[in-house]
Order: sequence, then structure tokens, then C1' cells
RNA sequence: GCCCUCGUAGUUUAAUGGAUAAAACAGGAGACUUCUAAUCUCCCGAUUCAGGUUCGAUUCCUGGCGAGGGCA
Repeated sequence: GCCCUCGUAGUUUAAUGGAUAAAACAGGAGACUUCUAAUCUCCCGAUUCAGGUUCGAUUCCUGGCGAGGGCA
């Protein structure tokens, strides 16, 4: 330099055009308990950035950024 894959809560993964982006763990509050742990309930929290297509984009297209891999 060229090519391929990936980028979503603090972390690990879902959702692949359509109703409020779902869950587990983590964090906060409460219940229970003599206290803690465990258990139960509730809450908080995310689509890498810019543009395009579309009635509608996490999803499709282009470019940038970042991570990994391959060729030279």
C1' cells in the first nucleotide's frame, strides 16, 4: 500500500429494514434478615462519526476513525 471482518448500556451478547433497541452480569434503591451473604421487586444506563437511499436505518450504500486478520 491492497483486501477481508468487526464497532450496540460499565462488561458479555441479541435485535439483520417496521410498535418504547432486548437480556444476563455489574451499579443504585427497597423488601427479607439480629447483621452480612443469598433470594425477590424496582430503577439507571447504549447503536463509533459524517453523509446518502428509504415512508421508515442498529441493519443497506459511500467516506472517515478505531480494533483484529490476510497478502505484498